[in-house]
């Protein structure tokens, strides 16, 4: 420089036009002698940026930004 794929919360990680699930971890509580584990609840400003399309965008265009791979 050209293809392609990828970027959703601290982390992993679903979604496929109609107001974002689990897990992990965290915080609170219950058990326990205490801690672990297990159980109940609770979490956040989480959709790379910036515009467009649409009533409505994390999902579609279109630029750019980082990251893996390929090729030159």
């Nucleotide at each position: 420089u050209g293809g392609g794929g990828a970027g959703u919360a601290g982390c992993c990680a679903a979604g496929c036009g109609g107001u974002a699930a689990g897990g992990c971890a965290g915080c609170g509580g219950c058990c326990u002698u205490u801690g672990a584990a297990g159980c109940c609840g609770c979490c956040a400003u989480a959709c790379g940026c910036a515009g467009g399309u649409u009533c409505g965008a994390a999902u579609c265009c279109u630029g750019c930004c980082u990251c893996c791979c390929c090729a030159g």